[in-house]
RNA sequence: GCAGUCGUCCAGGCGAUCGCUGGCAGAGGGACGCGAGUCCGCUGUUCAGAGGAAAGUCCGAACUCCGCAGGGCAGUGCGCCGGGUAACGCCCGGGCGGGGCAACCCGACGGAAAGUGGCACAGAAAACAUACCGCUCGCCGUAGCUCGAGCCCGCAAGGGCGAGAGCGAAGGCGAGUAAGGGUGAAAAGGUGCGGUAAGAGCGCACCGCGCGGCCGGCAACGGACGUGGCAGGCAAAACCCCGCACGGAGCAAGACCAAAUAGGGAGGCGCUCGAGGACGGCCCGUCCGAAGCCUCCGGGUAGGUUGCUCGAGGCCGUCAGCAAUGCCGGUCCCAGAGGAAUGAUCGCCCGCCCGCGUGGCUGCAAGGCUGCGCGGGUCGACAGAAUUCGGCUUACCGGACGACUGCCGCA
Numbered sequence: 001g002c003a004g005u006c007g008u009c010c011a012g013g014c015g016a017u018c019g020c021u022g023g024c025a026g027a028g029g030g031a032c033g034c035g036a037g038u039c040c041g042c043u044g045u046u047c048a049g050a051g052g053a054a055a056g057u058c059c060g061a062a063c064u065c066c067g068c069a070g071g072g073c074a075g076u077g078c079g080c081c082g083g084g085u086a087a088c089g090c091c092c093g094g095g096c097g098g099g100g101c102a103a104c105c106c107g108a109c110g111g112a113a114a115g116u117g118g119c120a121c122a123g124a125a126a127a128c129a130u131a132c133c134g135c136u137c138g139c140c141g142u143a144g145c146u147c148g149a150g151c152c153c154g155c156a157a158g159g160g161c162g163a164g165a166g167c168g169a170a171g172g173c174g175a176g177u178a179a180g181g182g183u184g185a186a187a188a189g190g191u192g193c194g195g196u197a198a199g200a201g202c203g204c205a206c207c208g209c210g211c212g213g214c215c216g217g218c219a220a221c222g223g224a225c226g227u228g229g230c231a232g233g234c235a236a237a238a239c240c241c242c243g244c245a246c247g248g249a250g251c252a253a254g255a256c257c258a259a260a261u262a263g264g265g266a267g268g269c270g271c272u273c274g275a276g277g278a279c280g281g282c283c284c285g286u287c288c289g290a291a292g293c294c295u296c297c298g299g300g301u302a303g304g305u306u307g308c309u310c311g312a313g314g315c316c317g318u319c320a321g322c323a324a325u326g327c328c329g330g331u332c333c334c335a336g337a338g339g340a341a342u343g344a345u346c347g348c349c350c351g352c353c354c355g356c357g358u359g360g361c362u363g364c365a366a367g368g369c370u371g372c373g374c375g376g377g378u379c380g381a382c383a384g385a386a387u388u389c390g391g392c393u394u395a396c397c398g399g400a401c402g403a404c405u406g407c408c409g410c411a
Stems, first nucleotide, its partner, number of pairs: 001407010012349007020049003023045004029040004051382001055393002058391005063250004075246005080094005095109001096107004110241002115239002118234002132181002134177007144167004150161004189207006208230001209228004214223003254306004264297006276288004313332005319326002350380002352377011
C1' cells in the first nucleotide's frame, strides 16, 4: 500500500425568527365549590423534550386483575457441557461438526439395535438385502483349428475322403462373486497389500466404528491401550420415546370520582277532597292533567383523575472473574403526550451527487487514481415514544476509533 475479520461509538453542526408538549414562576381572566382549593385559559422562562433500532410484537420478566387443596392427563415450547441472570428460546466460556490460507464465521447439536410409518424419479436392489452389465468356474456345444485308424486317385512327388479324439470364438444351461461398470440425494465401512477360479474383512496394516477398563477434564469431550472383523443407510423441522419448563388475560390491565337518559330499591305525597306541569320570581287567577310525582340510595355509561414513569436506571472508578456478569463507592435525574407535542422557515458551514474549468501521478494509448475553483441540486439513511424493563429479529446514507489477519513493496 492492497484485500479482509472483529468490536465500540456517532447518526449532519452552528445561529436567527416563529411555534408545540411538560415542569417551574407570575398575574388573578373564566368555570365549579360555603371554603380550603381544583380545572381551563393567559403571560414569562437562562429548564427539559424520541431511537439504535422508539419497529416487528417473536421470546423472557416486573406490575395488575381473574383462576388455583394436592397430583396427573392432554397440549405447547425447549434440548451438547459449564457458567451468568429477576428470567429467557438471551448472553459468555468450552466441546464437537462444518466453512475460510488466516484473523474469524456458522450450527434446533438428546434418542434411528423401543415401536409405527416414509425414502419421488432412476435403478437389479432404498434395508429380512439383492444381481442388470461385467468377472470366474462347470456342463452342453455350432463355426473353426489340430491330431487322426482307414479308404480312394496317381509311376512318383503329392492330392482327396474320412470314423474317432482333443481344443473350442459366439451361444445356451447351472453355479460362484459383489472387486469393476451403470442408477441415484443416498448402495450395506474406506485405502493398500496378500489371497483367490474370480472375488470377498477371507487374512493383514493403517484409518473409521462398536465395546472395555485406564489417564486428563466439574462436564460436554479428548488421549493412548486392549479387544471385536464390523453389528442394522437417511430422516425425529414424520409420528414417537426420554429429560426439563409452562394457569389465563393484559395499562383498552386495574383503582378512584362521577353527569344526562332509561331501568332497580327504600321512603314520602297523590289518584277528582287535584300530586305535578305551563303562563319570567311570589300570591291570586287561567289552562293542561288522570296517574303518577318528589327525595334519597345503589350499580353502570359518557367524562375526569390515577396507574405514569426513580428504574433488575445512566455515567465514572476500585475489586473479583478469561468473559458474560457481580459486589462496593461516588455522581446524575434523563419525554410523559392522549387523534397524540418533540416542528417549520431562513442564513452559514459540513458531506454527497451532477455539470463546467484547471492541475498532478500513472499509462504507447484508450483510460485509471487524485487535488483545487465556480455553478446547480425536490440531495442529508432507516425510522419515530404511548406502563416499564432484559433480549432476539428485521430496516438503515455515511463516518470515526481500536484490535487483529493475509499478500506485496521498501529499509